Predicted 3D model of a 677-nucleotide part of an RNA (large-subunit ribosomal RNA, domain II) from Phycisphaera sp. TMED9.
Context: one part of a larger RNA
RNA sequence: GCCGACGAGUUACUCUCUGUGGCAAGGCUAAGCUGAAUCCCAGCGCAGCCGAAGGGAAACCGAGUCUUAAAAGGGCGUCGAGUCGCAGGGAGUAGACGCGAAACCCGUUGAUCUACCCAUGGGCAGGUUGAAGGGAGGGUAAAACCUCUUGGAGGACCGAAGCCUUGAACGUUGAAAAGUUCUGGCAUGACCUGUGGGGAGGAGUUAAAGUCUAAUCAUAACGGGAGAUAUCUCGUUCUCUCCGAAAUAGUUUUUGGACUAGCCUUACGUUAUAUCCUGCGGGGGUAGAGCGACUGGAUGGGGCUGGGGGGCCACAAGCCUACCCACCUCAACCAAACUCCGAAUACCGCAGUGACUUAUCGUGGGAGUAAGACUACGGGGGAUAAUCUCCGUGGUCAAAAGGGAAACAGCCCAGACCGCCGGUUAAGGCCCCUAAAUACACCUCAGUUGAAAAGGUAGUCAGAUUGCAGUGACAGCCAGGAUGUUGGCUUAGAAGCAGCCACCAUUUAAAAAGUGCGUAACAGCUUACUGGUCGAGGAAUCUGGCGCCGAUAAUGAUCGGGGAUAAGGUGUAUGCCGAAACCGCGGACGUCUUCGGACGUGGUAGGAGAGCGUAGCUGUCAGCGUCGAAGCUUGCCCGGAAGGGCUGGUGGAGCGGCAGCUAGUGAAUAUGUCGGC
Numbered sequence: 001g002c003c004g005a006c007g008a009g010u011u012a013c014u015c016u017c018u019g020u021g022g023c024a025a026g027g028c029u030a031a032g033c034u035g036a037a038u039c040c041c042a043g044c045g046c047a048g049c050c051g052a053a054g055g056g057a058a059a060c061c062g063a064g065u066c067u068u069a070a071a072a073g074g075g076c077g078u079c080g081a082g083u084c085g086c087a088g089g090g091a092g093u094a095g096a097c098g099c100g101a102a103a104c105c106c107g108u109u110g111a112u113c114u115a116c117c118c119a120u121g122g123g124c125a126g127g128u129u130g131a132a133g134g135g136a137g138g139g140u141a142a143a144a145c146c147u148c149u150u151g152g153a154g155g156a157c158c159g160a161a162g163c164c165u166u167g168a169a170c171g172u173u174g175a176a177a178a179g180u181u182c183u184g185g186c187a188u189g190a191c192c193u194g195u196g197g198g199g200a201g202g203a204g205u206u207a208a209a210g211u212c213u214a215a216u217c218a219u220a221a222c223g224g225g226a227g228a229u230a231u232c233u234c235g236u237u238c239u240c241u242c243c244g245a246a247a248u249a250g251u252u253u254u255u256g257g258a259c260u261a262g263c264c265u266u267a268c269g270u271u272a273u274a275u276c277c278u279g280c281g282g283g284g285g286u287a288g289a290g291c292g293a294c295u296g297g298a299u300g301g302g303g304c305u306g307g308g309g310g311g312c313c314a315c316a317a318g319c320c321u322a323c324c325c326a327c328c329u330c331a332a333c334c335a336a337a338c339u340c341c342g343a344a345u346a347c348c349g350c351a352g353u354g355a356c357u358u359a360u361c362g363u364g365g366g367a368g369u370a371a372g373a374c375u376a377c378g379g380g381g382g383a384u385a386a387u388c389u390c391c392g393u394g395g396u397c398a399a400a401a402g403g404g405a406a407a408c409a410g411c412c413c414a415g416a417c418c419g420c421c422g423g424u425u426a427a428g429g430c431c432c433c434u435a436a437a438u439a440c441a442c443c444u445c446a447g448u449u450g451a452a453a454a455g456g457u458a459g460u461c462a463g464a465u466u467g468c469a470g471u472g473a474c475a476g477c478c479a480g481g482a483u484g485u486u487g488g489c490u491u492a493g494a495a496g497c498a499g500c501c502a503c504c505a506u507u508u509a510a511a512a513a514g515u516g517c518g519u520a521a522c523a524g525c526u527u528a529c530u531g532g533u534c535g536a537g538g539a540a541u542c543u544g545g546c547g548c549c550g551a552u553a554a555u556g557a558u559c560g561g562g563g564a565u566a567a568g569g570u571g572u573a574u575g576c577c578g579a580a581a582c583c584g585c586g587g588a589c590g591u592c593u594u595c596g597g598a599c600g601u602g603g604u605a606g607g608a609g610a611g612c613g614u615a616g617c618u619g620u621c622a623g624c625g626u627c628g629a630a631g632c633u634u635g636c637c638c639g640g641a642a643g644g645g646c647u648g649g650u651g652g653a654g655c656g657g658c659a660g661c662u663a664g665u666g667a668a669u670a671u672g673u674c675g676g677c
Base pairs, nucleotide, nucleotide: 001677002676003675004674005673006672011094012093013092014091015090016089017088018087019086020085021084022083023082026050027049028048032044033043034042035041054061055060064076065075066074067073097235098234100232104225105224106223107222108221109220116198117197118196119195120194121193122192123191124189126158127157128156129154133150134149135148136147137146138145162186163185164184167182168181169180170179201217203213204212238611239610240609241608242607243606248261249260250259251258252257262369263368264366265365266364267363268362269361273359275355276354277352278351279350280349281348282347288341289339290338295335296334297333299331300330301329302328303327305326306325307324308323309321310320311319312318372397373396374395375394376393377392378391379390380389381388402413403412404411417587418586419585420584422583423582424581428577429576430575431562432561433560437574438573439572440571441570442569443568449564455549456548457547459546460545461544462543463542464541465540466539468537476533477532478531479530480529482506483505484504487501488500489499512527516525517524588601589600590599591598592597612666614663615662616661617660618659619658620657621656623655624654631650632649633648635646636645637644638643
């Protein structure tokens, strides 16, 4: 993991509601007793309980009473239904749907492991070093001291046994719940070890690590309190039908919990409402707009009206100011906490021979929800970031399948009762994969289509406007492009061409006091401008359509793929395909019904209803069964489901139908329990 079996809302009492039955202004007995008896039961038992009257703290009064000095008043009552069974929904108290802690307390058992201590025993191959002390000699005044020798100290050295475990590898469902191999430390000591003994759970023991106390230690193990508690997680077993949520508000040692409300369901009541549409009547200060209408913000120009600062001058007066503020004026603006204004919607009220038909409202029973998500629009936060976060309004998902978007909860279309080898459409599509397309006009050459901005673009198409042009435009080519003069100034120089000033005149068809290169300065080239040649359109600006560049990322690319010059884009026209939508035919069920029919039947949490099956019991079928029961099994049949039958085989002794009753009554999930594989 699979298979089989077991495995979770029970029981008692109290309260409440619903259904049903008895009796009813009443209803009921409890313990117990008596009778008869296998049990069941029948009678007695009016003690007591509930109801029939309430109000007040109470005295007390009473259909009223309390408050108060008194109530004009106000609060609670009065205007009649209960009670006792049975069954069911729910609540409370109990373990209270099942399993699950970490822990707490009490009582015991442990020091055969291990830590420490006590008593008594045992053990340490071999080798090395050579302390103190002694002796001899030297040495000294005597010592000290030196040399040789003797000696045999040490938490001394090397290294077996023994004890330990530094590093590494292996092992990691191991050979082993801590090992193996190699390497390594100590090895006469604070050494190792045998045996016996000591003290224990908030306690022991500890050269101290919260270590160790029997594979268990920040308080052992075992039994008990005990089914501790668990606002938590997981699981919770047959079927069908009707309806169908919420993820919000308030409060909360409250935010993953709860209580009340909201939203769902169900029973009863009410038939007035609710919703939409239309009409009429309202208040508003949002969007927008505006500001010489306030409060504020804020740009540029002008005026010089006032004040301040600075400068000149100071005896005063006065003058200047590319400074600051205010004022006036012109032009153009901004605002959630500005408004002289001011919508659309929304909201409220009234009305309607309107639409829709109870959707609204009230009372009672039962809930669940109170972690929401994305999307469109209006906003706050953030960075006019986020599959971000917080509100508002709608939608979808949640709890919704189907078609489209290649794939894709929240987007687009559309809400699946069941069947059909029928039809029509929606979104979206119609070259092939892949169902379905043609025609016309124009655009695009970029595979744009099939990602993207500021910005750029003499790509191309269309439109508009303004000059020029057979008195010859535009472009090219040929020629000219001069003189005063090297203008003046500046400068080393400045001659068209560093810079400053001026920018005249002459000859001309035309030619700048010079457009750009260039020189140290000249020179040189060139342009404007003019003539010739050529011979028809040409120049410029603006607007729009489709393109182009901008365009760099990590495994192999791509529009879903193939492929396409349309099978790309824009526009027009007519078709077609396409869903569980709609229609047709057949069937089932629900609600309502004027009984003709009409409307409906997606669904999580959840509410309500109707059934199937299992086990036992009672009654019944004068039921079935060795001429073969249950169980297991083959093939087939029936039913809307749970399910129910028949035939054959196996099996070998019990079992069923119907009507009821009672439950240890239905398993796929609980890292469920036990067994098998």

Lineage of the source: Bacteria > Planctomycetota > Phycisphaerales > Phycisphaeraceae > Phycisphaera.